Transfer RNA from Paravannella minima, 73 nucleotides, folded computationally.
RNA sequence: CAGAGUGUAGCAAAAUAGGCAUUGUAUCUGAUUUGGGAUCAGAAGAUUAUGGGUUCGAGUCCCAUCGCUCUGA
Numbered sequence: 001c002a003g004a005g006u007g008u009a010g011c012a013a014a015a016u017a018g019g020c021a022u023u024g025u026a027u028c029u030g031a032u033u034u035g036g037g038a039u040c041a042g043a044a045g046a047u048u049a050u051g052g053g054u055u056c057g058a059g060u061c062c063c064a065u066c067g068c069u070c071u072g073a
Base pairs, nucleotide, nucleotide: 001072002071003070004069005068006067007066010025011024012023013022019056027043028042029041030040031039049065050064051063052062053061
């Protein structure tokens, strides 16, 4: 320099063909326990990398930029 993939909660991942963003773990509260751990119940946590475009509607489609990974030179 060229090509491909990827970016979603603290961490790890889902989200079928564009239609109210879920799950595990962690965190917080409660129950249980002498206490802790384990278990059970509940709660909170996301400008879906950034900026535009298409659409009634975008995590999803298109463009540009940025980060990371891989391949080639």
Its Rfam family is "tRNA". It is annotated as a transfer RNA. The coordinates come from a structure-prediction model, not an experiment, and the mean pLDDT is 81. The source organism's lineage runs through Eukaryota, Amoebozoa, Flabellinia, Vannellidae and Paravannella.